[in-house]
Context: one part of a larger RNA
Molecule: small-subunit ribosomal RNA, 5' domain
Organism: uncultured bacterium
RNA sequence: GACGAACGCUGGCGGCGUGCCUAACACAUGCAAGUCGAGCGGGGAUUAUUGGAAAGCUUGCUUUCUGAUAAUUCUAGCGGCGGACGGGUGAGUAACGCGUGAGCAACCUGCCUCAGACAGGGGGGAUAACGCAUCGAAAGAUGUGCUAAUACCGCAUGAGACCACGGAACUACAUGGUUCAGGGGUCAAAAGGAGCAAUCCGGUCUGAGAUGGGCUCGCGUCCGAUUAGCUAGUUGGUGAGGUAACGGCUUACCAAGGCGACGAUCAGUAGCCGGUCUGAGAGGAUGAACGGCCACAUUGGAACUGAGACACGGUCCAGACUCCUACGGGAGGCAGCAGUGGGGAAUCUUCCGCAAUGGGCGAAAGCCUGACGGAGCAACGCCGCGUGAGUGAAGAAGGCCUUCGGGUCGUAAAGCUCUGUUGUUGGGGACGAACGUGCUUGUUGUGAACAAUGACGAGCAAUGACGGUACCUAACGAGGAAGCCACGGCUAACUACGUGCCAGCAGCCGCGGUAAUACGUAGGUGGCAAGCGUUGUCC
Numbered sequence: 001g002a003c004g005a006a007c008g009c010u011g012g013c014g015g016c017g018u019g020c021c022u023a024a025c026a027c028a029u030g031c032a033a034g035u036c037g038a039g040c041g042g043g044g045a046u047u048a049u050u051g052g053a054a055a056g057c058u059u060g061c062u063u064u065c066u067g068a069u070a071a072u073u074c075u076a077g078c079g080g081c082g083g084a085c086g087g088g089u090g091a092g093u094a095a096c097g098c099g100u101g102a103g104c105a106a107c108c109u110g111c112c113u114c115a116g117a118c119a120g121g122g123g124g125g126a127u128a129a130c131g132c133a134u135c136g137a138a139a140g141a142u143g144u145g146c147u148a149a150u151a152c153c154g155c156a157u158g159a160g161a162c163c164a165c166g167g168a169a170c171u172a173c174a175u176g177g178u179u180c181a182g183g184g185g186u187c188a189a190a191a192g193g194a195g196c197a198a199u200c201c202g203g204u205c206u207g208a209g210a211u212g213g214g215c216u217c218g219c220g221u222c223c224g225a226u227u228a229g230c231u232a233g234u235u236g237g238u239g240a241g242g243u244a245a246c247g248g249c250u251u252a253c254c255a256a257g258g259c260g261a262c263g264a265u266c267a268g269u270a271g272c273c274g275g276u277c278u279g280a281g282a283g284g285a286u287g288a289a290c291g292g293c294c295a296c297a298u299u300g301g302a303a304c305u306g307a308g309a310c311a312c313g314g315u316c317c318a319g320a321c322u323c324c325u326a327c328g329g330g331a332g333g334c335a336g337c338a339g340u341g342g343g344g345a346a347u348c349u350u351c352c353g354c355a356a357u358g359g360g361c362g363a364a365a366g367c368c369u370g371a372c373g374g375a376g377c378a379a380c381g382c383c384g385c386g387u388g389a390g391u392g393a394a395g396a397a398g399g400c401c402u403u404c405g406g407g408u409c410g411u412a413a414a415g416c417u418c419u420g421u422u423g424u425u426g427g428g429g430a431c432g433a434a435c436g437u438g439c440u441u442g443u444u445g446u447g448a449a450c451a452a453u454g455a456c457g458a459g460c461a462a463u464g465a466c467g468g469u470a471c472c473u474a475a476c477g478a479g480g481a482a483g484c485c486a487c488g489g490c491u492a493a494c495u496a497c498g499u500g501c502c503a504g505c506a507g508c509c510g511c512g513g514u515a516a517u518a519c520g521u522a523g524g525u526g527g528c529a530a531g532c533g534u535u536g537u538c539c
Base pairs, nucleotide, nucleotide: 001538002537003536005535006534007533008532009531012385013384014383015382016381017380018378019377020343025341026340027339029338030337031336034081035080036079039078040077042075043074044073045072046071047070048069049068050067051066052065053064054063055062056061057060088296089295090294097221098220099219100218101217102216103215104214107213108212112209113208114207115206116205117204118203121155123153124152130145131144132143133142134141135140160187161186162185163184165182167180168179169178170177171176192201193200194199222268224266229259230258231257234256235255236254237253238252239251240250241249271293272292273291274290275286276285277284278283298319299318300317301316302315321332322331323330324329349375351374352373353372357371358369359368360367361366388418389417390416391415398409399408400407401406422480423476424475425474426473427472428471432466437461438460439459440458441457442456443455444454445453446452483528484527485526486525487524488509489508490507494523495522496521497520498519504511505510
């Protein structure tokens, strides 16, 4: 000098940050990932039109029940997309994990962009929902019957892609790569949705891009030799398998290799980096917050789905633990946001809002979003402001010291004249809000249309959690706002009393045994200041 600090004394305000460093200990409760009815069949509600039946009677109305059609709306289920992002933590990991620089002629990439080619051909069989039945305490499960699709499966169509065959040209960085013609094989779709239509949104195949990832290599990356040898899929080859892809990645056979004092192996410790702290620098220490990468999600293992996971709030198995149970069997996973217990010197609210930014879904309205935006708590840190200003000598009273003359606190106070930062009360009152949407209107497309509905502009309107906050303004009134540590030397700052090697102090040297500037108290002084000291750690 620094700190994610803690402790003691003290504490007025604001802005911006930061806040379980310990038990990757266990978790009550709520919330943190949904969305689409413009993919689909059902079901419900409301309204309108209309048919039937019954009742009442005011004989053309009212009520009830039931059916059809249409519109609006809600939705359990099937289906699609998203739950691989965002958020948390640092247990493991000394490793191509990370950093940096290269490579892939050995690779993948949903959504997005651009381009090309298609689907207005034709079919099929199911299944959930639902009905019925059954089992179970529950969680849930089973049987049977019906039905739909942008769900599923064949057929046709192949511009194209892929595969093997054989041919040619060009080219390179070793295996090779690119292009072209040939015949052969394999591979598509949703006749989809909204709309009267225009149009829009989707679908299939292919190429290119963008983005994101995968893999390989050079170099760098803590400590121990009181760890010296380690290794059998081990090192290499061939065949086969597997992967998006190379590869002992896996497997069969063959060879006997591979690593190591330039430190292998083993043991310990540790997420890595941009950075941060310190230092003139070199260096040393460190890796909280913010950003990038990695790993993990109660412990261990495994795969499924998918463009992407071996998946925090998915599945299965095993273990430990907790809970429910009718004892047969089930349920759970805060290292998400709050919060609880525990551990600890120690670390916050079971808050508000989706108004902004961003994300998911949707044509959109919109819905969801403990990401995020805000507020709350804490002097935990940094920065800023205030606790008044001017004048005022009878140098008041009082305290302390005194050589008793006086000195000092001290212009300090009082008094007088002011100010109004802040405070209190009253009044006004934001920026952050414009995209998109709605309405009006202009041009234009579809349309028979002055209807309706698209596209492109213009104007207006609504939309704020924070918040009646910031800020502005008026009134009141010096009023509500100073402490902490030190004073022997180092080291700025001294006297008195008490104590008497006691009580105590202390970072080092050292003080204290009867005049202690070193202990305790008082007055005075010095330093810093809403803080001041102490402790811990690093330079």